[in-house]
The prediction has a mean pLDDT of 81.
This is a predicted structure of a 1211-nucleotide part of an RNA (large-subunit ribosomal RNA, half B) from a Candidatus Wildermuthbacteria bacterium.
Context: one part of a larger RNA
RNA sequence: CUCGUGAAGGAACUAGGCAAAAAAGUGGUCGUAAGUUCGCGAUAUGACCUGCCCGCGAUGCCGCAAGGCAUUUUGCGGGCCGCAGCGACUGUUUCCCUGGCGACUGUUUAUCAAAAACACAGGUCCCUGCUUAACUCGUAAGAGGAUGUAUAGGGGCUGACGCCUGACCAGUGCUGGAGUGUUAAAGGUGCCGGUUUCUGCCGCAAGGUGGAUGCUGAGUGCCCGAAGCCCCAGUGAACGUCCGCGGUAACUAUAACCGUGUUAAAGUAGCGUAAUCCCUUGCCUGGUAAGUUCAGGCCCGCAUGAAUGGCGUAACGACUUGGGAACUGUCUCCACGAGCUGUCCGGUGAAAAUACAAUGCCGGUGAAGAUGCCGGUUACCUGCGGCUAGACGGAAAGACCCCGGGAGCUUUACUGUAGCUUCCUAUUGUUUUAUCAUCUGGGAUGCGUAGCGUAGCGGGGAGGCUUUGAAGUCCCUCUUUCGGGAGGGAUGGAGCCGACAAUGAAACACCCGUCUUCCACAGAAGAUAGAACUAACCCCGAGAGGGGGACAGUGGGAGGUGGUCAGUUUAAGUGGGGCGCUUGCCUCCUAAAAAGUAACGGAGGCGUUUAUAAGGUCGGCUAUCCGCCGAUGGAAAUGGCGGAGGUCGUGUAAAGGCACAAGCCGGCUUGACUGCGAGACGGAUAUGUCGAGCAGGUGGGAAACCAGAACUUAGUGAACCGACCCGUUUUUACAGAAAACGGGAAGAUCAUCAACCAAAAGUUACCCCGGGGAUAACAGGCUGGUAGGGCCCGCGAGUCCAUAUCUACGGCCCUGUUCGGCACCUCGAUGUCGGCUCAUCACAUCCUGGCGGUGGAGAAGCUGCCAAGGGUCUGACUGUUCGUCAGUUAAAGUGGUACGUGAGCUGGGUUCAAACCGUCGUGAGACAGGUUGGUCCCUAUCUACCGUAGGCGUCGAGUCUUGAGGGGAGUCAUCUCUAGUACGAGAGGACCGAGAUGAGUUAACCUCUGGUCUACCAGUUGUCCUGCCAAGGGCAGCGCUGGGUAGCUAAGUUAGUAAGAGAUAAACGCUGAAAGCAUCUAAGCGUGAAGCUCGCCCCAAGAUGAGGACUCAAAAACCCCUCCGAGACCAGGAGGUUGAUAGGCUCUAGGUGUAAGUCCCGUAAGGGAUUGAGCCGAGGAGUACUAAUGGUUUUGUGCAAUAGAAUACGG
Repeated sequence: CUCGUGAAGGAACUAGGCAAAAAAGUGGUCGUAAGUUCGCGAUAUGACCUGCCCGCGAUGCCGCAAGGCAUUUUGCGGGCCGCAGCGACUGUUUCCCUGGCGACUGUUUAUCAAAAACACAGGUCCCUGCUUAACUCGUAAGAGGAUGUAUAGGGGCUGACGCCUGACCAGUGCUGGAGUGUUAAAGGUGCCGGUUUCUGCCGCAAGGUGGAUGCUGAGUGCCCGAAGCCCCAGUGAACGUCCGCGGUAACUAUAACCGUGUUAAAGUAGCGUAAUCCCUUGCCUGGUAAGUUCAGGCCCGCAUGAAUGGCGUAACGACUUGGGAACUGUCUCCACGAGCUGUCCGGUGAAAAUACAAUGCCGGUGAAGAUGCCGGUUACCUGCGGCUAGACGGAAAGACCCCGGGAGCUUUACUGUAGCUUCCUAUUGUUUUAUCAUCUGGGAUGCGUAGCGUAGCGGGGAGGCUUUGAAGUCCCUCUUUCGGGAGGGAUGGAGCCGACAAUGAAACACCCGUCUUCCACAGAAGAUAGAACUAACCCCGAGAGGGGGACAGUGGGAGGUGGUCAGUUUAAGUGGGGCGCUUGCCUCCUAAAAAGUAACGGAGGCGUUUAUAAGGUCGGCUAUCCGCCGAUGGAAAUGGCGGAGGUCGUGUAAAGGCACAAGCCGGCUUGACUGCGAGACGGAUAUGUCGAGCAGGUGGGAAACCAGAACUUAGUGAACCGACCCGUUUUUACAGAAAACGGGAAGAUCAUCAACCAAAAGUUACCCCGGGGAUAACAGGCUGGUAGGGCCCGCGAGUCCAUAUCUACGGCCCUGUUCGGCACCUCGAUGUCGGCUCAUCACAUCCUGGCGGUGGAGAAGCUGCCAAGGGUCUGACUGUUCGUCAGUUAAAGUGGUACGUGAGCUGGGUUCAAACCGUCGUGAGACAGGUUGGUCCCUAUCUACCGUAGGCGUCGAGUCUUGAGGGGAGUCAUCUCUAGUACGAGAGGACCGAGAUGAGUUAACCUCUGGUCUACCAGUUGUCCUGCCAAGGGCAGCGCUGGGUAGCUAAGUUAGUAAGAGAUAAACGCUGAAAGCAUCUAAGCGUGAAGCUCGCCCCAAGAUGAGGACUCAAAAACCCCUCCGAGACCAGGAGGUUGAUAGGCUCUAGGUGUAAGUCCCGUAAGGGAUUGAGCCGAGGAGUACUAAUGGUUUUGUGCAAUAGAAUACGG
């Protein structure tokens, strides 16, 4: 890693029953709820049965029949065996209640998301009438749509079904419409400019100024000129949007009600703490011992709401939430077993990685977390098996963040653009009608006042008209300033008008010219619109011909629309970035007494003003405040005196100035000048500042003199471009003209103010690249505001009384744990919350131990001191840490350890890609808002640690030891007695001491109780085989099932936690001075704790300081062999023939449970007897039957040979 089994409990596990287990088993018979779209739900749930043998019957088949068969079945009755009869295997929804979402079956991110997303049938809106639909692809030809035709096709939204789908057309869009606006090219017609030709006038000339004419311009006015925009309507199942404030009812509360404002309209029905509710774990009820989840209600809806559909809904779902039954190793709490790895042996044999390595620990230091530096300390050399705390381990030039660059996407960013649309023009012809404007001809028209009165203007003019019918009257038409005027007809039958006069700016009859306005009068050449034609052109057709037709189509020009597509832009500073704020100039402080000097340091101003001078000059004056005096008169009006003093004033901010004034008043004025400018200041540069003096001309003053703006310092903008003015240097053909050139000059919130282009916004969680620890989020570091803790002072509370207890206002410290600040290591990667596992340290101690005080009677407390040995719970909810709750407890401590621990696990939360809701945004998208889903790699080289060996050393070897040193352990409760005693009114109720029993925890063990026990026994299903029967064997998870020895094991058993000693802490004392007293202290002595040192258990002489004792001198060890309660290997242990080490055999414990065979009974299945039989792994005993065969090494000493020495001999 993959499996099997499991006592008692049964989800207590956990984010979550994840995983596993279990039931049932598309067999039969019965039976089946709510709900319902009447189909379902439904195999609901649930109950019983299932094998084998015998008999009888039914059915089917074969057969003439008798009878047989059933590989298809089926009913009834009787019998038999087992723990178990779909007995194994294959394959196969566990079930119930409940909410959300989606109707459903389907589809999807091949390779982290299968879903609530997509699709869907149904609904609805829009487009489309077809020779060539709308729409799509294509440059086009052409193709799809469709060999279809509105019951069709395309597009959008919604998403079965049921009940429904409210208000708003102000904005945007779409559709329709009209013309009085606006609007292009083209066209028309003028003007202007240039020039060619001709020519008039003026002028001596130079030249000036006109006219006509041809050509021409990138100039310009007017007319005409479509769509679009504007305008007017309609339209929401188009994009969308659907409010405030105040008051009011006889408890209170609330507000049916009233008032008021806004709006296009003021959210209707329904639903509602929701996939939407921040506050929030809202409130109530239920479920639970306990419920941040869940269900049902409530409604103050941060921020529901009606086809971006609202609310329901049977069925369905590998969706998601909650609860329950059953079931279980998920857990309490793990145990045993199997296989494959691992381990060992033989063979083969990679990879990542690797600055160098002779690679400890502690404290410190240090680019701020050291194997490598400093100081200590520890450590003989080297493997192997393990483990993962560190090597800021490996892997991937961090995906977060910032900076630079890019890309995708969006839009009412900028600029273009396909397409669409409109007009003009070419292809492009004929006729007619109507309308329009222009022109020509004709005809009409003309009312200020005054005047007889309807006087257009100019000229001529003294006469004109009339039987070719005057005045007058009547009728009709047109016009009107309502008075009238013009024309026609009828009647009438002889006059009428002017001149003159009057009035007036202008005088009338009549004639000529001309202007305004008008005409349904005539004509010309046009334009527009309509209609018709046919011949271009298009289509059909083989053709004849037909249809359409100057349209369409196509080319060119022009306007509109146009994220469809494209290219780009979208500032910087910034104690990270974003949001905010700022960006130039002036004044002050910061600024450290020259100048200068930064910060998102502290304060303020400017983007002008002044000609009536606020400028120049000459002359004059003195404000302001206080005191006193003085009619109305006051605190303040105007007058006088005195004093103080530069406080007043200065156009405008501040600073520096200012009295002979720079302040105030008056006179005259324009120096608010032109050309220059020695020399300085200041400065990177460029800008900037001051300036005597000279020349010209000017103002004031008698003059000296002063004056080139203002008391000074702000009041601003480089180049390019450029209207306009001047000059006339250059170019072309020196003709004109234009352009260029030279001088001047209006035009900049170019305010991001040394200024980018004429012209510019967003989004990225779909993202990418280059960089950064130059810069954020985690952690560390520094700091210590904040936080936590302590001390001092002591206002007060505490009946009295500061200090039993609490402690204000203040002050002084400590810690490094909160929130921060800083940005120092790390961005060629230091994985982030919580849980699990395993810890370790501090003590500011939660419990237990020892003490002091008490507002301590006892008991229980409160508070402080000492003390870190040990201990410090299980659950419900939630991702939670935390917290709330339930039940316990002696107690349920606070913190550090990279908020200890992801090369140890998890992955619920957060924090990629999918999706939904609310809110924001036109949109792409966004949200420390919610919701569902969503790949966690690494074989360990070094250090460290746990084990275990080899080497060498320790004067050869074996056995037994000492213990320097190190480690382990260390807990507590309840009950009984003392004693119902002390104490207390009672209720209650002890200290000290003695004993018992437990909980937790640790170690060992397997007799007992159990678990397991895969080479034990039995039962049994299917199948194959041993020829068949019988009996067996193999396989099916050990096939399954029931038991189970040894071993291993816990839940089982046994034992420990101590007693005691010594020295102490706080504290309590004795004696006792300094300090004739007092004093526990200074000298001296004592008591005193779970704490310290021993004591108990373990390791231990590499304790290189290598110890000690005893034994041996062929001792001992090794290889090898038989083995083990020993074991990864190695090691350790038992043995090796003088032997029970293992196997075998015999006996036996123990397990299973009555073998086979034979006999008997029964039709048979089967039963009985032989029989507590047979079989049996590991246990015990006995027994050499088998196998323990055989080898190797040698320090010291001795012997032999030689030599020497010694020796009584021997040896």